[in-house]
RNA sequence: CUCUUAUCAAGAGUGGUCGAGGGACUGGCCCGAUGACACCCGGCAACCGGCAGCAAUGCAGUGGUGCUAAAUCCAGCAGAACGUUGUUCUGGAAGAUAAGAG
Repeated sequence: CUCUUAUCAAGAGUGGUCGAGGGACUGGCCCGAUGACACCCGGCAACCGGCAGCAAUGCAGUGGUGCUAAAUCCAGCAGAACGUUGUUCUGGAAGAUAAGAG
């Protein structure tokens, strides 16, 4: 980097350092010197791993990850219902994470 499977409306800080952009991309809409983003600490969750069990499943949270504004912040392509140029819904695409394979 590619492929497969699963999940993505819950949850998580009034802490420390730093100092200008950040929310993947595009269009919106937001966050940010009342300090965002990032890092550290704290926390959340429970995919792998651990324990119990024939299994379904349950338990803990020492290990490997992950996450910690807004539904993956909303939409992006196709379709349906209402309806009259927007609301809602369904499926997909793209993305993120885990586990496995190449």

Record summary
This is a predicted structure of a 102-nucleotide RNA (SAM riboswitch aptamer (S box leader)) from Anaerosporomusa subterranea. Model confidence (mean pLDDT): 87 of 100. The organism belongs to Anaerosporomusa, within Bacteria. The sequence is in RNAcentral, with records from Rfam and Ribocentre.